[in-house]
């Protein structure tokens, strides 16, 4: 130095234009239980920065930052 991947809640992830952004796992409230675990509801809370195309962008398209991976 080139070149690819990657960036979504505290952690871990779905989502490749268009319904209210997915599920678990955390926290949290109730249920059930003598208690506790464990099971069952229901709350919380996220799209990495700037810009561009589009009626509409987490999603294409530039550039920025980070990370990770190959060439030199």
């Nucleotide at each position: 130095g080139c070149g690819g991947a990657c960036a979504u809640g505290g952690u871990c992830u779905a989502g490749u234009g268009g319904u209210u952004a997915u599920g678990a796992c955390a926290g949290u409230a109730g249920g059930u239980u003598c208690c506790c675990a464990a099971c069952c509801u229901g709350c919380u809370a996220a799209c990495c920065c700037g810009g561009g195309u589009u009626c509409a962008a987490c999603u294409c398209c530039c550039g920025g930052u980070g990370u990770c991976c190959g060439c030199a």